Small-subunit ribosomal RNA from a Methylophilaceae bacterium, 1382 nucleotides, folded computationally. The RNAcentral record of the sequence draws on ENA and SILVA. Its Rfam family is "Bacterial small subunit ribosomal RNA".
[in-house]
RNA sequence: GUCUCUGGAAUAACAGGUGGAAACACCUGCUAAUACCGGAUGCCGUCGGUCCAUCGCAUGGUGGACUGACGAAAGGGUUACCGGAUCGGGAGAGCCUCGCGGCCUAUCAGCUUGUUGGUGAGGUAACGGCUCACCAAGGCAUCGACGGGUAGCUGGUCUGAGAGGAUGAUCAGCCACACUGGGACUGAGACACGGCCCAGACUCCUACGGGAGGCAGCAGUGGGGAAUCUUGCACAAUGGGCGCAAGCCUGAUGCAGCAACGCCGCGUGCGGGAAGAAGGCCUUAGGGUUGUAAACCGCUUUCAGCAGGGAAGAAGAUGACGGUACCUGUAGAAGAAGGUGCGGCCAACUACGUGCCAGCAGCCGCGGUGACACGUAGGCACCAAGCGUUGUCCGGAUUUAUUGGGCGUAAAGAGCUCGUAGGCGGUUCGGUAAGUCGGGUGUGAAAACUCUGGGCUCAACCCAGAGCCGCCACCCGAUACUGCUGUGACUUGAGUCCGGUAGGGGAGUGGGGAAUUCCUAGUGUAGCGGUGAAAUGCGCAGAUAUUAGGAGGAACACCGGUGGCGAAGGCGCCACUCUGGGCCGAAACUGACGCUGAGGAGCGAAAGCGUGGGUAGCAAACAGGAUUAGAUACCCUGGUAGUCCACGCCGUAAACGUUGGGCACUAGGUGUGGGUCUCAACCAACGAGAUCCGCGCCGUCGCUAACGCAUUAAGUGCCCCGCCUGGGGAGUACGGCCGCAAGGUUAAAACUCAAAGGAAUUGACGGGGGCCCGCACAAGCGGUGGAGCAUGUGGUUUAAUUCGAAGCAACGCGCAGAACCUUACCAUCCCUUGACAUGGCAUGUUACCUCGAGAGAUCGGGGAUCCUCUUCGGAGGCGUGCACACAGGUGCUGCAUGGCUGUCGUCAGCUCGUGUCGUGAGAUGUUGGGUUAAGUCCCGCAACGAGCGCAACCCACGUCCUUAGUUGCCAUCAUUCAGUUGGGCACUCUAGGGAGACUGCCGGUGAUAAGCCGCGAGGAAGGUGUGGAUGACGUCAAGUCCUCAUGGCCCUUACGGGAUGGGCUACACACGUGCUACAAUGGCGGUGACAGUGGGACGCGAAACCGCGAGGUUGAGCAAAUCCCCAAAAGCCGUCUCAGUUCGGAUUGCACUCUGCAACUCGGGUGCAUGAAGGCGGAAUCGCUAGUAAUCGUGGAUCAGCAUGCCACGGUGAAUACGUUCCCGGGCCUUGUACACACCGCCCGUCACACCAUGGGAGUUGGUCUUACCCGACGGCGCUGCGCCAACCGCAAGGGGGCAGGCGACCACGGUAGGGUCAGCGACUGGGGUGAAGUCGUAACAAGGUAGCCGUAGGGGAACCUGCGGCUGGAUCACCUCCUUU
Repeated sequence: GUCUCUGGAAUAACAGGUGGAAACACCUGCUAAUACCGGAUGCCGUCGGUCCAUCGCAUGGUGGACUGACGAAAGGGUUACCGGAUCGGGAGAGCCUCGCGGCCUAUCAGCUUGUUGGUGAGGUAACGGCUCACCAAGGCAUCGACGGGUAGCUGGUCUGAGAGGAUGAUCAGCCACACUGGGACUGAGACACGGCCCAGACUCCUACGGGAGGCAGCAGUGGGGAAUCUUGCACAAUGGGCGCAAGCCUGAUGCAGCAACGCCGCGUGCGGGAAGAAGGCCUUAGGGUUGUAAACCGCUUUCAGCAGGGAAGAAGAUGACGGUACCUGUAGAAGAAGGUGCGGCCAACUACGUGCCAGCAGCCGCGGUGACACGUAGGCACCAAGCGUUGUCCGGAUUUAUUGGGCGUAAAGAGCUCGUAGGCGGUUCGGUAAGUCGGGUGUGAAAACUCUGGGCUCAACCCAGAGCCGCCACCCGAUACUGCUGUGACUUGAGUCCGGUAGGGGAGUGGGGAAUUCCUAGUGUAGCGGUGAAAUGCGCAGAUAUUAGGAGGAACACCGGUGGCGAAGGCGCCACUCUGGGCCGAAACUGACGCUGAGGAGCGAAAGCGUGGGUAGCAAACAGGAUUAGAUACCCUGGUAGUCCACGCCGUAAACGUUGGGCACUAGGUGUGGGUCUCAACCAACGAGAUCCGCGCCGUCGCUAACGCAUUAAGUGCCCCGCCUGGGGAGUACGGCCGCAAGGUUAAAACUCAAAGGAAUUGACGGGGGCCCGCACAAGCGGUGGAGCAUGUGGUUUAAUUCGAAGCAACGCGCAGAACCUUACCAUCCCUUGACAUGGCAUGUUACCUCGAGAGAUCGGGGAUCCUCUUCGGAGGCGUGCACACAGGUGCUGCAUGGCUGUCGUCAGCUCGUGUCGUGAGAUGUUGGGUUAAGUCCCGCAACGAGCGCAACCCACGUCCUUAGUUGCCAUCAUUCAGUUGGGCACUCUAGGGAGACUGCCGGUGAUAAGCCGCGAGGAAGGUGUGGAUGACGUCAAGUCCUCAUGGCCCUUACGGGAUGGGCUACACACGUGCUACAAUGGCGGUGACAGUGGGACGCGAAACCGCGAGGUUGAGCAAAUCCCCAAAAGCCGUCUCAGUUCGGAUUGCACUCUGCAACUCGGGUGCAUGAAGGCGGAAUCGCUAGUAAUCGUGGAUCAGCAUGCCACGGUGAAUACGUUCCCGGGCCUUGUACACACCGCCCGUCACACCAUGGGAGUUGGUCUUACCCGACGGCGCUGCGCCAACCGCAAGGGGGCAGGCGACCACGGUAGGGUCAGCGACUGGGGUGAAGUCGUAACAAGGUAGCCGUAGGGGAACCUGCGGCUGGAUCACCUCCUUU
């Protein structure tokens, strides 16, 4: 828009009845419709046919005309309206489809049979293998199919500068699911969360016959879990369903509740208030800090409380929220602050406690007695209704690198080449317009995000507008570049032709000489061989040696060279045959034909394997001999695989230039191999230059972390491939592929560590190198080690044997002196404000003398004026008593320290400023050439200067001068026993001052320098004159808390103090340092010649006398150039004559003496007697270079006494040094290093023990996927439908149509058998990792003591060893070549 005409048959509710426990079911009967069915009509629709117009890349789409067939409807109503049918349009929805995009795994590489396509049919709303029949054999996949694992996707969210990375809560879109699996029905829409059927598991009801159920709706419960809320109010609003409507429903929704879970906002008060209360904490004891903080004074009232008023949200009614928000009033600072941190990163520090414990820890790391790191406290820092932790994601991380990384040595270039796909690609013209660029249109949901504005008091939050949404689609345009295209064009890339040329390029065949070995024969005789030295071995059965002949195999001297060739591996006598590649020169031809190259293919040292040959030498394994602690090694003698050939495997090496291939560009110099050209040249020979291609060295720019590379790049660019992403586990396991095997290739994880690594720097070290020095060696002299004794130490012993010192650099050291003391130790007896210091109070005898007890300390008794000063108030001193602060400690820590000392070492070094070089550590200077004792000096030099050291300045000795002259001296004069005295100060000497020596002079040498040399001159002294003092920066956690000082800890009637006795003095033993000896260079006796230091008053002590003597008596002199110690001794003379002595003196006995309170433990000395070991000292080891060693005596400190020790003094007085190879120590330069606690370093592997993860493993348990077969519910479909049925047709019979039933294929669950895959467990077993100080060796780092390493093979407790080939990522020396400078 058009139409709504006309008929029919039933059935629920209901009634009656029956069954059942129930759920529910059944039978009979009645009835209506907008329920159901038939017919009519057809604006129109669908299908078929004919024709026209138009559009699209194709199937095809759209519109129109004519024609045939088929297809509708329903009424209700209080007349407003609500319906019904058909057709068209729209909103909306469904379905299909193209391009692009969306996780990990290739240790998943082949997958697929409805699979791919076709024809036909079925099915669907519709296309389609969607399904079926037949036909064809296709389809997918390295641009990742198939498989495995994981996962809802998106707008968005978090992060990030971005690109990205991670993620997918809330909100929104889509998908999927609704107990598990399957199925369909109904319907516009479902294969349906609150529907149905079946199967299964589970729960519930049951009268056991049978039934019921599905919170991943809102609340709520249980369980699980680290963890997640109220069984609330209301439909008032918004929205939805049904209904004409009233209305009903709505756990959608609106609200409220709970949780700091998040975001946001607010409060817990504000102002004043001390040079600053109390308390706390710290303290240098003063103070600081908490801190204007509090108290106190003044003010305010948000929030919360109480009281009053009281909304909007509601367009007419209706308010769950809610007496809520909000407003007003009112009282009072009132009710309201925590968490973490404070070693660095990282903002904020002290005290105490603890003592590698307890603990902390994100990483580095803290804690073993002073912890800013643990715990607590105070203080401080940060954040704040939160704070911190844990987990996760992004960031930082350019640490997966598109933006935006690398591969010589740090991880990383495939062993090499060819080549497929792919990627990339020369000059020019035309076309096209895919990429690219410009414009337009559309889309890119909303929300979110950003900007602008607005609304809640602000904000969070909400609202509006704008931006944005890289993209995509379509249309129009541009054409520089890229792509595509043209029977297009070109020649410079690439290739071909032509002419030359060098070569160990490859394969095969043949030939050659030297040498080794063996055999035969000759000559010949005792050894040969081998090593660091030997032995095994060979040899009188004749070796080695030598001569001749023969056999056989392997390798090719010289040339030979950072020379050649090859893709790499690799290739070396000569000739021939076959053959690959390169280079040069010409410029004829083709016309981009190119580069790279995932997979793939071929080649590929040595070792090894298979089959068959061959085997001279060499030589894994093996055997023997050595070496050694051992020696499964290094060395030696043998020796088998193997090494060689043919064929076939293997496929790896430090297969290295540790450097992928190609093209282009970017200073040079020099050498060498190959070619061409020019100049020169009669020939020959020697040259100069240019150019192309190789192989080396040096070097600019540039690059590099540095080293280094540097036209042969590791520079600057482009293209392609391979590879890397912390160390170990591990190039291993499992799986795959390859292999005869050995094994190769591909290649993880658990676990574990806070590093592993590169280059360079400074040291230290080296069984690396160069140069140099030292009593370092050598040359000498004398010792030690043997004896006895002394002394120190260890050990042992002891009640105690106090303590310390420990290679050099502890051990005659602290100790320059233990009978008591010392003394620190032990036993015993005593004291407790103390033996000693300061302060308070009291007090004045206990001080002093004396007696007694006791081992003494100490205790008791007796006697006797406290003292000094005074302004008389007192002050001071001394002693005693009391109480407390405190004293005291040789107790610990030298690894908490100061100071002092030893040592390297009197070695020549150690540093700084400025400059320069280097990213830096750092270097330079300071190295180099000379020289020196020396970093001493000279020269050179990117260094120039300076400091601490060296030297010098200081002291002593040696010569001279001068001043001075007692106590010293005596030449001259006098004198004496005597420098005794006069005298003198010349000399000696003493002690003050000076001079002198500087390589200054000469000659030589050197570089003209510094310097060196000279039996040079001069000089007392000559090259530092000799000796001393003097000890750089530092090293050794060197030594000392027992010299002293001192932090901390510890003791306090004792770890303090006093006393007596003992001990430090012990004694099977061992060591160090000494003394005395072993004798004739001596002993003994005699003789009495010659020094120099030094000491002396609580002292040295003369002379004299006594004693054999030690010593005694007495005592002169002397505070000392005056007196004393004080005698020097070696010397000289004589004697002894080689012996355990006339050597030696230990030990012991007796008797004395000295010191001292006291010599028993435990002193020294003397006399007499005794008379040990010892006859010159093994291995080994020490000192000394000139007035030294050796030898001789003397003095001193300590000290009552005690020295063989120590410190000093003089007398006599040597030998030797060729020289720097070696030992030791040191200095400088250089080299290697895996060391830096620095070689007394580092470090490897087996074995043993503990723990952890993991591989294999007979098997076993489970998940998942899959194949074949069996079963086959529900269901729809197909066939059947003889049983049954109201509508329509028909008069009827019957027909049409339908239902039940039956059969079939499909199919869920289930079952049987097999396979794949993943995971758990698993006796036993393999390696791996980690662990405190376990065992065995010493492999590696230095030349690591046999250079190491790689591959391979064999062997061995183990690291490893050996063979073969390779590498330098090997030190050192020599030579060669090259380069640089002159």